[in-house]
Context: one part of a larger RNA
């Protein structure tokens, strides 16, 4: 000086307390351990691993298996030398590959170049080890208030000091005070959104005229540049400070909401399989193509979803209802038709404020009348669609037919303080095709917060120490 303490003061967080609405019972989806397996391919492992890498395993991916081929190699360079690859037919095979006919080169300053084959061999190749040998990135205490340094002063010294103190704040913000005085990295601001209003701009947007054309740009809107908010203002407290409390005007009040924005460092955390990369290894094999095949096994334990147990609900009918934000060319796809339907047919229109995708829940009527049921949908049967070479392992959808558990969940745990939780859909990425994951995104819209004793986590002081 830290560090820790079932020591002490101050103080904060959905940390508890008060709510709400879940997990933990069901079934299923997914990922994990186990077990199994030729092979179930590797990493993640309290919090911070478990719907994680992976924003999408039928082939492919693919890094595992089996089996069948290659060994200057599937990739790059250099390389004597050749003039061809290469295409198309045939035929052998699971294919990979083999074999056989047919056709066949550009460019040129004429030196050579370009491509492609290639002998011997330098080297290629490795998702093989090592994250406890790095680099880059990420996670976490945590958007917590906090780490530090010049100089000068104390101290023999390791080190104080400044950063403690007395108010204050989200805040090492501020404002007094002090052997300090300044300064750095963080805090806040400066940037993105969102709420308001001006002005500028009107086409694909909107319409006060109007059937439409036309006109116009008030209005919705778009997107561009301003204003506005700063305890500025009036009042009380307070140390004549900072500040805090009410109140005025405002669209909006005291960081207005949300983001981006993560300091010194700590966990030898995570990654050698993004990629780089020392170093150890392989080198007819731990490299390479190729067909199946497995990652998708299944007594079985855990993690996170979805759906449900119903009447605030199921179902039917009523098309007359209201979004935002995306996204489209190997695309998105309207109308009509045809079919219960999934889809087919069909192809106007859109490189899109112009054309397509494209809304549920809400509302009003009707039944159901508290049951394992007009709840609930697992599971299987049959019958079809899409997508693709190809749905057996192993895909998604549809009709009809079955109709499991399941009556609200021990112990125990989680999550949210306002447009939040809950609830309803929508939409992208990925992707031929496959979403109960994820990132967005709008619709509806609640309760509670006496307080800080006490559980967790964390900051600042101060005490104590078998610890460093």
């Nucleotide at each position: 000086u830290g560090a820790c303490g079932g020591g002490g003061g101050c103080c904060c967080g959905c940390a508890c307390a008060a709510g709400c609405a879940g997990u933990g019972g069901a079934g299923u989806a997914u990922g994990u351990g186990g077990u199994u397996u030729a092979a179930u391919u590797c990493g993640a492992a309290g919090c911070a691993a478990c719907g994680c890498g992976a924003a999408g395993a039928a082939c492919c991916u693919u890094a595992c298996c089996a089996g069948g081929u290659c060994u200057u190699g599937a990739c790059a360079u250099c390389g004597a030398g050749u003039g061809a690859c290469g295409a198309g037919c045939u035929a052998a095979g699971a294919g990979a590959u083999u074999a056989g006919c047919u056709u066949u080169u550009c460019c040129u300053u004429c030196g050579g170049g370009a491509c492609a084959c290639g002998a011997a061999g330098a080297c290629a190749g490795g998702u093989g080890g090592u994250g406890c040998a790095u680099g880059g990135u990420u996670g976490u205490c945590g958007u917590c208030a906090g780490c530090u340094c010049g100089u000068g002063u104390c101290g023999u010294g390791a080190g104080a000091u400044g950063u403690u103190g007395g108010g204050u704040u989200a805040a090492g913000u501020c404002c007094c005070g002090c052997a300090a005085c300044g300064a750095g990295c963080g805090c806040a601001a400066c940037c993105c959104u969102u709420a308001c209003u001006a002005u500028u701009a009107g086409u694909u947007g909107c319409u006060a005229c109007g059937c439409a054309a036309g006109a116009g740009c008030a209005c919705u809107c778009u997107a561009a540049u301003a204003g506005g908010a700063c305890u500025g203002c009036c009042g009380u407290u307070g140390a004549c400070a900072a500040a805090a409390c009410g109140g005025a005007g405002g669209a909006a009040g005291g960081u207005g909401g949300g983001g981006a924005u993560g300091a010194c460092g700590u966990c030898a955390a995570a990654u050698c399989a993004u990629c780089a990369u020392g170093c150890c290894c392989u080198u007819u094999a731990u490299g390479a193509c190729c067909u199946g095949g497995g990652c998708u096994a299944c007594a079985c334990a855990c993690g996170u979803a979805c759906u449900a147990c119903a009447a605030u609900g199921g179902u039917g009918u009523u098309u007359a209802a209201c979004a935002a934000a995306g996204a489209g060319a190997a695309g998105c796809a309207a109308a009509a038709c045809c079919g219960c339907g999934a889809g087919g047919c069909a192809g106007a229109g859109c490189a899109a404020a112009u054309c397509u995708c494209c809304a549920a829940a809400a509302a009003a009527c009707a039944u159901c009348u508290c049951a394992g049921u007009u709840c609930a949908g697992a599971u299987u049967g049959c019958a079809g669609g899409c997508u693709g070479c190809a749905a057996c392992u192993c895909g998604c959808c549809u009709g009809c037919a079955u109709g499991a558990a399941g009556u609200c969940g021990g112990a125990a745990u989680u999550g949210c303080u306002a447009g939040u939780a809950a609830u309803c859909g929508u939409a992208g990425g990925u992707c031929a095709g496959c979403a109960u994951a994820c990132u967005a995104c709008g619709g509806u819209g609640a309760a509670u917060a006496c307080g800080u004793u006490c559980c967790c986590g964390g900051g600042c002081c101060u005490u104590g120490u078998a610890c460093a």
Description
A computed fold for a 468-nucleotide part of an RNA from a pig gut metagenome, annotated as small-subunit ribosomal RNA, 3' major domain. The coordinates come from a structure-prediction model, not an experiment, and the mean pLDDT is 82. The full RNA is in RNAcentral, with records from SILVA.